[in-house]
SAM riboswitch aptamer (S box leader) from a Cryomorphaceae bacterium, 100 nucleotides, folded computationally. NCBI's taxonomy places the organism under Bacteria, Bacteroidota, Flavobacteriia, Flavobacteriales, Cryomorphaceae. The sequence was found by an Rfam model in a public genome assembly. Rfam family: SAM riboswitch aptamer (S box leader). On this family, see Grundy and Henkin, Mol Microbiol 1998: "The S box regulon: a new global transcription termination control system for methionine and cysteine biosynthesis genes in gram-positive bacteria".
RNA sequence: UGCUUAUCCAGAAAGACGGAGGGGACGGCCCUGUGAUGUCUUGGCAACCGCUUAGUUGAAAGGUGCCAAUUCCGACCUUUACACAAAGGAAAGAUGAGUG
Numbered sequence: 001u002g003c004u005u006a007u008c009c010a011g012a013a014a015g016a017c018g019g020a021g022g023g024g025a026c027g028g029c030c031c032u033g034u035g036a037u038g039u040c041u042u043g044g045c046a047a048c049c050g051c052u053u054a055g056u057u058g059a060a061a062g063g064u065g066c067c068a069a070u071u072c073c074g075a076c077c078u079u080u081a082c083a084c085a086a087a088g089g090a091a092a093g094a095u096g097a098g099u100g
Base pairs, nucleotide, nucleotide: 001100002099003098004097005096006095007094008093013042014041015040016039017038021031022030023029026074027073028072043067044066045065047064048063049062051058071092076089077088078087079086080085
């Protein structure tokens, strides 16, 4: 860095450093000096592998992952005659597992 595949309406924050942006990109909306993003420490959650169980159970040892908002919502297509709004699907993205 590419490919395949599964999942994405559940869950889970304190402290220290630092000092202005952040939520991927566009629009909306939101978070943020009552201190964001980030880094570190500690803690937690339990999605995947693994472990465990008679089990669809359990634990939180191990490998990843995660701890504002549905992947924050939309954006493209379809349907509900149109609009509004809603529903479904895709694309993109994220994470795991496998593989080149």